[in-house]
RNA sequence: CACCGAAACGGCAAACCAAUCGAAAGGUUGGGACGCAAAGCUAUAGGGCCUGAUGUUUUAGAACAUGGCAGCCUAGCCACCGAA
Numbered sequence: 001c002a003c004c005g006a007a008a009c010g011g012c013a014a015a016c017c018a019a020u021c022g023a024a025a026g027g028u029u030g031g032g033a034c035g036c037a038a039a040g041c042u043a044u045a046g047g048g049c050c051u052g053a054u055g056u057u058u059u060a061g062a063a064c065a066u067g068g069c070a071g072c073c074u075a076g077c078c079a080c081c082g083a084a
Base pairs, nucleotide, nucleotide: 004082005081011036012035016031017030018029019028020027021026034071040077041076042075045074046073047072048069049068050067054065055064056063057062
């Protein structure tokens, strides 16, 4: 230094509730803990999923634009500790 994840110091915070932004998905703040060794960051890295007010296409259905999810996976970057 890399791999790995025993121990220790700590960290984050699902569902749900309240307030708030949004058309919605969802976000923010507070409470709260299901869990997480990256549940830290990147959505202009790739895939996947969700939304669809407004717009485009379609006979319609619907599809797409738009918006979102990093606690969906892969990938990249940064990072605490140090047993086997």